[in-house]
RNA sequence: GGCCGGGCCCGUGGCACGGGUGGCCCAUGAACCUGGUCAGGGCUUGACCGCAGCAGCCAUAAGUGGAGUUCAUCCGGGGUCGCGGUAACCUGGCCGUC
Numbered sequence: 001g002g003c004c005g006g007g008c009c010c011g012u013g014g015c016a017c018g019g020g021u022g023g024c025c026c027a028u029g030a031a032c033c034u035g036g037u038c039a040g041g042g043c044u045u046g047a048c049c050g051c052a053g054c055a056g057c058c059a060u061a062a063g064u065g066g067a068g069u070u071c072a073u074c075c076g077g078g079g080u081c082g083c084g085g086u087a088a089c090c091u092g093g094c095c096g097u098c
Stems, first nucleotide, its partner, number of pairs: 001095007009085007017076006025066004034059004042051002
């Protein structure tokens, strides 16, 4: 000095990890403009039946809160692995020259 390899560095793909969000689960949740059942009362009928239907109760919508990481998605340069790239720097080997 040349060649090859590794490291550092960069890119990329995956896994794990951390965080955000959403789904799932639980609770709560509508005077009336959700549903069911509709006491009372109202209407209707000769009467029975019936009709609409407030409160209450039940179930839930939007929403709110919680649990949980089971599912999905996004973020992270910090872990690990694979692939690719690489001027310079570090390092190992081989060859050549002085």

The prediction has a mean pLDDT of 82. A computed fold for a 98-nucleotide RNA from a Phycisphaerales bacterium, annotated as Bacterial small signal recognition particle RNA. Of the family's consensus pairs, 96% are formed in the model. It matches the Rfam family "Bacterial small signal recognition particle RNA". It is annotated as a non-coding RNA gene. Rfam's curators write: The signal recognition particle (SRP) is a universally conserved ribonucleoprotein involved in the co-translational targeting of proteins to membranes. A source record names the gene ffs. RNAcentral holds the sequence, with entries from ENA. The source organism's lineage runs through Bacteria, Pseudomonadati, Planctomycetota, Phycisphaerae and Phycisphaerales.